Source information:
Predicted 3D model of RNase P RNA and transfer RNA as a complex of 530 nucleotides. Model confidence (mean pLDDT): 75 of 100.

[in-house]
RNA sequence: CCAGACGGCCGGACGGCCGCUGUUUGCCGGGUUCGCCCGGCGGGCAGAGGAAAGUCCGGGCUCCACGGGAAUACGGUGCCGGCCAACUGCCGGCGGGGGCGACCUCAGGGAAAGUGCCACAGAAAACAAACCGCCCGCGCCUCCAGGUUCGUCCCGGGGCCGCGGGCAAGGGUGAAACGGUGCGGCAAGAGCGCACCGCGCCCCUGGCAACAGGGGCGGCAGGGCAAACCCCACCGGGAGCAAGACCGAAUAGGGGCGGCCGGCGGCAUGGGACGGAGCCCCACUUCGUCCCGUGGCCGCGGAGGCGUUCCCGCCUCGUCGUCCGGGUUGGUCGCGUGAGGCGCGUCGCGAGGCGCGUCCCAGAGGAAUGGUCGUCCCGCGCCGCCAUGGGGACCUCUCACGAGGAAACCGAGGCGGGGCGGACAGAACCCGGCUUACAGGCCGUCUGGCGCU
RNA sequence: CGGAGCGUAGCGCAGCCUGGUAGCGCAUCAGUCUGGGGGACUGGGGGUCGUGGGUUCAAAUCCCGCCGCUCCGACCA
Numbered sequence: 001c002c003a004g005a006c007g008g009c010c011g012g013a014c015g016g017c018c019g020c021u022g023u024u025u026g027c028c029g030g031g032u033u034c035g036c037c038c039g040g041c042g043g044g045c046a047g048a049g050g051a052a053a054g055u056c057c058g059g060g061c062u063c064c065a066c067g068g069g070a071a072u073a074c075g076g077u078g079c080c081g082g083c084c085a086a087c088u089g090c091c092g093g094c095g096g097g098g099g100c101g102a103c104c105u106c107a108g109g110g111a112a113a114g115u116g117c118c119a120c121a122g123a124a125a126a127c128a129a130a131c132c133g134c135c136c137g138c139g140c141c142u143c144c145a146g147g148u149u150c151g152u153c154c155c156g157g158g159g160c161c162g163c164g165g166g167c168a169a170g171g172g173u174g175a176a177a178c179g180g181u182g183c184g185g186c187a188a189g190a191g192c193g194c195a196c197c198g199c200g201c202c203c204c205u206g207g208c209a210a211c212a213g214g215g216g217c218g219g220c221a222g223g224g225c226a227a228a229c230c231c232c233a234c235c236g237g238g239a240g241c242a243a244g245a246c247c248g249a250a251u252a253g254g255g256g257c258g259g260c261c262g263g264c265g266g267c268a269u270g271g272g273a274c275g276g277a278g279c280c281c282c283a284c285u286u287c288g289u290c291c292c293g294u295g296g297c298c299g300c301g302g303a304g305g306c307g308u309u310c311c312c313g314c315c316u317c318g319u320c321g322u323c324c325g326g327g328u329u330g331g332u333c334g335c336g337u338g339a340g341g342c343g344c345g346u347c348g349c350g351a352g353g354c355g356c357g358u359c360c361c362a363g364a365g366g367a368a369u370g371g372u373c374g375u376c377c378c379g380c381g382c383c384g385c386c387a388u389g390g391g392g393a394c395c396u397c398u399c400a401c402g403a404g405g406a407a408a409c410c411g412a413g414g415c416g417g418g419g420c421g422g423a424c425a426g427a428a429c430c431c432g433g434c435u436u437a438c439a440g441g442c443c444g445u446c447u448g449g450c451g452c453u
Numbered sequence: 454c455g456g457a458g459c460g461u462a463g464c465g466c467a468g469c470c471u472g473g474u475a476g477c478g479c480a481u482c483a484g485u486c487u488g489g490g491g492g493a494c495u496g497g498g499g500g501u502c503g504u505g506g507g508u509u510c511a512a513a514u515c516c517c518g519c520c521g522c523u524c525c526g527a528c529c530a
Stems, first nucleotide, its partner, number of pairs: 001449010012376007020047012049424001053435002056433005061240004074236005079093005094108001095106004109231002114229002116225003131171002133167007141159004146154002179197006198220001199218008244333004254324007263300005268294011302317006326529003340359008377422004382417005388411003394405004454526007463479004473510001481497006503519005
């Protein structure tokens, strides 16, 4: 210098003028239940983010449900250790994969509990099996060499086909084929035997552990898929600030359904049983008696509220959920002192823990934090001027070596002028994370390569 | 602000749970029937399965992140 890896930070600065929101305060005016409230004009202070976003996780807080515990169902998480209020987050390790490397990445338990799936192709997709092929035996046919008593008789070898048997090395299919490579072995082969690698079991050593290293034994058993059902371990009650509490205004202060709780009597009404009558039986209607029910009405009792308490009087009276219908679009709280920010020290590799000091830091309504001007900053083009590196067509001089000059083209600096641009995005109960968007710039650590010393 | 659902051909929808071939109706195109239209019949074309990753041999389907759309939720009696 080039190419990269990781981590952190900023995300326009200053000033003038005009505005916005909150809070505090001064003066004036008005009201007042003397606490204060309203309006106007001024002053002081404060006023978006690293993601305020998506609402994907976790918590605080609030209401509802719930005697405690456990289990089932459902949902989630899943190597090991740690951090944290908690987490699907973070940190440090282990193992697999990628990169020359710095480093990056992985939902990374169990397939030997069971069920299921593996399309097409292929012999076979997982208790096994054999298409081509390799080998052995037999039979038939045939070719070659030999023998011969010349009989298609004997012997040896080869080939086609058929039958029986052995094999799984090779070919072929597939995403995947029942360990891999090599040597031996065999009729041909095969963990059949051996060496190495892989795999399983046991032991030793190191480590809290995941796991790593070493040794021994075993001839190989157990293909893949659990972001398929499932098994194992652990975690989880539900809803959300439009939660929820209080005050005020308004109404048809209404109705249907359901749960829970509730004293007495009368009336009303519904159902059932029995008896009589209408019409002989059934059915139906009606009358009487008895039983059960019904928040419909009244009275008594009871409860609550008001009138200063008792007496007494008046008023009100199921409650909760849900649906239909109706009304309102008001106020206050919740609401910002918090797992808070900053600095220092200390422990830890780190995430973080602890201690001390210091600070108070937006908050309201569909919602304020803005606009403009000037100077500066950063980035990218344009114009002018000034110097300048590489490059060498070609030209001149020379007998030649060589010397001098030099266009095109490539590169880059300084000064001045003028132009354009400066992202993503906007708190709405709060906090810890994750994910996503983002012009441009700065810093630190490290890796690979090239050049120079 | 909080919560729920959806995205597949021009339009309306299946298929997704339980992974392997994307299908139905209307519309559209061609042909036949008809003198022409309408209508009927026959045949055909048309799909980044919203998008980017992951798991898997294989993804519309299973998992995660984005994008877009729709719906619901105030208080009082």
Rfam match: Bacterial RNase P class A.